[in-house]
Context: one part of a larger RNA
RNA sequence: GGCGUACGGUGGAUGCCUUGGCGUCAAGCGCCGAUGAAGGACGUGGAACACUGCGAUAAGCCUCGGGGAGCCGUGUGCAGGCGCUAUAUCCGGGGAUGUCCGAAUGGGGAAACCCCUGGGUGGCUCGCAAGAGUCCGCCCAGAGCCGCUGAUGAAUACAUAGUCGGCGGCAGGGAACCUGGGGAACUGAAACAUCCCAGUACCCAGAGGAACAGAAACAAUUCCGCUAGUAGUGGCGAGCGAACGCGGAACAGCCCAAACCAGCCGCAUGGCUGGGGUUGUAGGAGCGGCAGACGGAGACGGGUUAACUAGCUGAAGGGUGUUGAACAGCCCACCAUAGACGGUGCUAGUCCGGUAAGCAAAAGUGAACCCAAUCCAGCCGAUUUCCUGAGUACGGCCGGGCACGCUAAUCCGGCCGGAAGCUGGGAGGCCCACCUCCCAAGGCUAAAUACGCUUGACGACCGAUAGUGCACAAGUACCGUGAGGGAAAGGUGAAAAGUACGGCUGCGAGCCGAGUGAAAGAGAACCUGAAACCGUAUGCCU
Numbered sequence: 001g002g003c004g005u006a007c008g009g010u011g012g013a014u015g016c017c018u019u020g021g022c023g024u025c026a027a028g029c030g031c032c033g034a035u036g037a038a039g040g041a042c043g044u045g046g047a048a049c050a051c052u053g054c055g056a057u058a059a060g061c062c063u064c065g066g067g068g069a070g071c072c073g074u075g076u077g078c079a080g081g082c083g084c085u086a087u088a089u090c091c092g093g094g095g096a097u098g099u100c101c102g103a104a105u106g107g108g109g110a111a112a113c114c115c116c117u118g119g120g121u122g123g124c125u126c127g128c129a130a131g132a133g134u135c136c137g138c139c140c141a142g143a144g145c146c147g148c149u150g151a152u153g154a155a156u157a158c159a160u161a162g163u164c165g166g167c168g169g170c171a172g173g174g175a176a177c178c179u180g181g182g183g184a185a186c187u188g189a190a191a192c193a194u195c196c197c198a199g200u201a202c203c204c205a206g207a208g209g210a211a212c213a214g215a216a217a218c219a220a221u222u223c224c225g226c227u228a229g230u231a232g233u234g235g236c237g238a239g240c241g242a243a244c245g246c247g248g249a250a251c252a253g254c255c256c257a258a259a260c261c262a263g264c265c266g267c268a269u270g271g272c273u274g275g276g277g278u279u280g281u282a283g284g285a286g287c288g289g290c291a292g293a294c295g296g297a298g299a300c301g302g303g304u305u306a307a308c309u310a311g312c313u314g315a316a317g318g319g320u321g322u323u324g325a326a327c328a329g330c331c332c333a334c335c336a337u338a339g340a341c342g343g344u345g346c347u348a349g350u351c352c353g354g355u356a357a358g359c360a361a362a363a364g365u366g367a368a369c370c371c372a373a374u375c376c377a378g379c380c381g382a383u384u385u386c387c388u389g390a391g392u393a394c395g396g397c398c399g400g401g402c403a404c405g406c407u408a409a410u411c412c413g414g415c416c417g418g419a420a421g422c423u424g425g426g427a428g429g430c431c432c433a434c435c436u437c438c439c440a441a442g443g444c445u446a447a448a449u450a451c452g453c454u455u456g457a458c459g460a461c462c463g464a465u466a467g468u469g470c471a472c473a474a475g476u477a478c479c480g481u482g483a484g485g486g487a488a489a490g491g492u493g494a495a496a497a498g499u500a501c502g503g504c505u506g507c508g509a510g511c512c513g514a515g516u517g518a519a520a521g522a523g524a525a526c527c528u529g530a531a532a533c534c535g536u537a538u539g540c541c542u
Base pairs, nucleotide, nucleotide: 001541002540003539004538005537006536007535008534009533015527016491017490020462021461022459023458024457025456026455027454028453029452030451031173032172039101040100041099042055043054044053046078049075050074051073061095062094063093064092065091066090070082071081072080106115107114108113116142117141118140119139120138121137122136123135124133125132126131144170145169146168147167148166149165150164151163152162177208178206179205180204181203182202188195192235222249223248224247225246226245232240233239253444254443255442256389260275261274262273263272264271265270280422282388283387284386285385287381288380289379290378295376296375297374301371302370303369304368307365308364309363311359312358313357317332318331319330320329333350334349335339341353342352343351394417395416396415397414398413399412400411404429424439425438426437427436428435478485479484498526501513502512503511504510
């Protein structure tokens, strides 16, 4: 030195555990903000580092309910207190306070700071007083734009601009979901250009608890299953990819413009307000005639109630002996609309919390129902007159979007042209005829749907290199000028009973006694404690 054996050290795998994650389902809920948000800074405790809470009234104040013996949030003790039968802590509803920054809004600014004006008010100084002050505070107001409105008022006579006020609104934020305006490339096509990726990522604007769409010039408002990877489309390559129709979810329909009438406006081709009217078997106005009943919807609000935001009641077990400990074993019982689950020194229906079942709200929210302002709604005939959405429909060229890359209907846009008007017009995938269906060029509309949150239940989901990046002072420490990136880190024991006292030692570290404990080979670098790696002793070989 090697191989082996024995015993250790180191190390933190494995097993077991779970406070944390992940997912599915169901129900409910969904915007916040100048009454100053979201998000922060700084403070705030007897002492106070981090987290949590709160705001100079600062781990809190008031009030109304619940609850009932313990409390003064967590890591975490110490000191000092509060409460104990209804005024503690605690839980829920409502309210008060709420520094500074932040849309930030009096002006400025390198956010959490600096400075100003006006009004009110307190202190201080001076003054006999009225009052004054280059002093110190406190409270209120002071940004901009838009709409309505009042006053004032130039050049310039009326006026207008402007100026000053009053009232209302806007602004800024929001993880995902939604709509609109813009809009890639890598990639695929085994290269690459049309094409694909993809109207994706990303940027911008806007809205809401949903959004969009939607009441037929349709091929069916939205969503799901199918139709169907079909018909198609496609350098007919790679690929892309419907609809009709069927089954389900949910269902809801309405209002203007115009004709005509009335009123007002400074003539008027007109304008405004009110009535009227809203359709495709055309409808309405106008004309003639007849009816004038019942019914439907329903904002703000009022009432009642379910539910939600705290909670409450809630059955039934003893013995024995083993053990550190009984929830195990054995013996004998009981409850069950409750034998879900969790905890308790080991495996508990009957020990604890609960579970089945039932009950409960002063206050706030509040589907549903009732009341209700208000709104809506007739019939027949004749068919002459009037109306029924125009730079629109449509055409040409081009582009976009439709599954459709064009011979390409339908939809949208640009440029140029440009109708008819009910004997009218559009569509049925070029186009024409016939036939059928429908009525554009104005507007609104719940639900079924998407996403998230809360609560509850569940899981052939994970179990600390997994599961969220985070089970732990995690978006922390740390890195980066910055945008941004971004960890590691769980487990003594049933209970701290966390080793009094003694010894070695540097008033160490560590260890040995002693003690606790079932166990200390559970001693805090703490459950189990693998391997690599390092030793001590020894056998054999060299």